[in-house]
RNA sequence: GGGGAUAUAGCUCAGCUGGGAGAGCGCGGCAAUCGCACUGCCGAGGUCAGGGGUUCGAGCCCCCUUAUCUCCA
Numbered sequence: 001g002g003g004g005a006u007a008u009a010g011c012u013c014a015g016c017u018g019g020g021a022g023a024g025c026g027c028g029g030c031a032a033u034c035g036c037a038c039u040g041c042c043g044a045g046g047u048c049a050g051g052g053g054u055u056c057g058a059g060c061c062c063c064c065u066u067a068u069c070u071c072c073a
Stems, first nucleotide, its partner, number of pairs: 001072007010025004019056001027043005049065005
């Protein structure tokens, strides 16, 4: 320098054919218990890596950039 993959909540990751942004763990509150743990219920937490474009509508499609991993030279 060239090819490929990945980037979504604090962490690990889903997200279908373009239309509701979600799960588990963690965190907070309540219940339960003499108390802790386990368990149950409720809740907070997101510029979907960044910018631009297409579209009535983009996490998803197109272009550029950034970071990480990997292959070739």

About this RNA: A computed fold for a 73-nucleotide RNA from Ktedonobacter sp., annotated as transfer RNA. NCBI's taxonomy places the organism under Bacteria, Bacillati, Chloroflexota, Ktedonobacteraceae, Ktedonobacter. The prediction has a mean pLDDT of 83. Its Rfam family is "tRNA". Rfam classes the family as a transfer RNA. RNAcentral holds the sequence, with entries from ENA.